[in-house]
RNA sequence: UGCGGUGUGGCGAAAUGGUAACGCAUUGGACUUUGACUCCGAGGAUUCCGGUUCGAGUCCGGACACCGUAG
Numbered sequence: 001u002g003c004g005g006u007g008u009g010g011c012g013a014a015a016u017g018g019u020a021a022c023g024c025a026u027u028g029g030a031c032u033u034u035g036a037c038u039c040c041g042a043g044g045a046u047u048c049c050g051g052u053u054c055g056a057g058u059c060c061g062g063a064c065a066c067c068g069u070a071g
Stems, first nucleotide, its partner, number of pairs: 001070007010024003018054001026042005047063005
C1' cells in the first nucleotide's frame, strides 16, 4: 500500500429499516446483628462526517482505529 472483517454502556454481547435487549460490574432499597446470598428498582451505549429513506445501529460513500491476509 491492496483486499477482507470488526467498531453498540465500565466489560462482554443481541437487535427483519420501525420503542437499542440481555449478562456481569456500579448504585438505591428490602432481607440480615454485620457481611455474603437472594429479591425489587435506578443510571449509563450505537467510532466520526455525509447520503438514501416517512424512518438508519442496520443500506450506500468517505475518514479513523483495531484484527486478519497479500506483496

Description:
This is a predicted structure of a 71-nucleotide RNA (transfer RNA) from a Spongiibacteraceae bacterium. The coordinates come from a structure-prediction model, not an experiment, and the mean pLDDT is 81. It matches the Rfam family "tRNA". It is annotated as a transfer RNA. Rfam's curators write: Transfer RNA (tRNA) molecules are approximately 80 nucleotides in length. Gene Ontology term of the family: triplet codon-amino acid adaptor activity. The organism belongs to Spongiibacteraceae, within Bacteria.